[in-house]
Formats: sequence, C1' cells, structure tokens
RNA sequence: GGGCCCAUAGCUCAUCUGGUAGAGCGCCGGUUUUGCACUCCGGAGGCGAGCGGUUCGAGUCCGCUUGGGUCCA
Repeated sequence: GGGCCCAUAGCUCAUCUGGUAGAGCGCCGGUUUUGCACUCCGGAGGCGAGCGGUUCGAGUCCGCUUGGGUCCA
C1' cells in the first nucleotide's frame, strides 16, 4: 500500500428479506431473611463509531472517514 470481516445498553450478543431496538449478566428500588445471598416483582440505561447519499421510511442498502481483527505485498 491492497483485499476481506467487524463497530447496537456498563459487559456478551440478538434485531428473520428496510417499517419508529430487545435478551442474559450487571446496576437501582421493592419482596424475602435476624442479616447477607438466592428467588420473585418493578425500573433506569443505547437514536445504533462519525459524516453524507438512496428511500415516504435505514441499525438494516450505497460511499467516504475513524477504530479493531485478519490475509497478501
């Protein structure tokens, strides 16, 4: 320098062929206990790496940039 893959909640990951994003763990409150943990109930938390394009509508398609992984030189 070139090819390919990835980038979604604090962490690990879903989101089936575009239709206003969810799970587990963690966190907070309650329940329970003498107390802690566990169980059960409820809740907060992401506008989807950044910018632009296509579309009535984009996490999902296209381009560029950034970061990471991998292969080639």